[in-house]
RNA sequence: CUCUUAUCAAGAGAAGCUGAGGGACAUGGCCCGUUGAAGCUUCAGCAACCUCUGACUCGUCAGGAAGGUGCUAACUCCUACAAGAUAAUUUCUUGAAAGAUAAGAA
Numbered sequence: 001c002u003c004u005u006a007u008c009a010a011g012a013g014a015a016g017c018u019g020a021g022g023g024a025c026a027u028g029g030c031c032c033g034u035u036g037a038a039g040c041u042u043c044a045g046c047a048a049c050c051u052c053u054g055a056c057u058c059g060u061c062a063g064g065a066a067g068g069u070g071c072u073a074a075c076u077c078c079u080a081c082a083a084g085a086u087a088a089u090u091u092c093u094u095g096a097a098a099g100a101u102a103a104g105a106a
Stems, first nucleotide, its partner, number of pairs: 002105007013043005021032003028078002044072003049068002051064006076098001081095005
């Protein structure tokens, strides 16, 4: 980097260094940011994919958080593509695509 499967409406931030951008990308929005963005470090926390313990009907349930990841503004911030409803260009719903994370495979 590619493929497969699962999940994506919940949850959880402080300090230090630094100093202007950031919210993946593309369209249009809307937000966050010198009352400190992004990045790095430390500590803390959330969750429970892998994992650990137990039970049994053996693939599910209950519990845990030592370890491997992940995450800690806004639904994946909303939207774009398709369908439907509403309606009169507005609003809503569903799906797809793309993306993120985990586990596995080539």

Predicted 3D model of a 106-nucleotide RNA (SAM riboswitch aptamer (S box leader)) from Psychrobacillus sp. OK028. Lineage of the source: Bacteria > Bacillati > Caryophanales > Bacillaceae > Psychrobacillus. The model forms 97% of the base pairs in the Rfam consensus.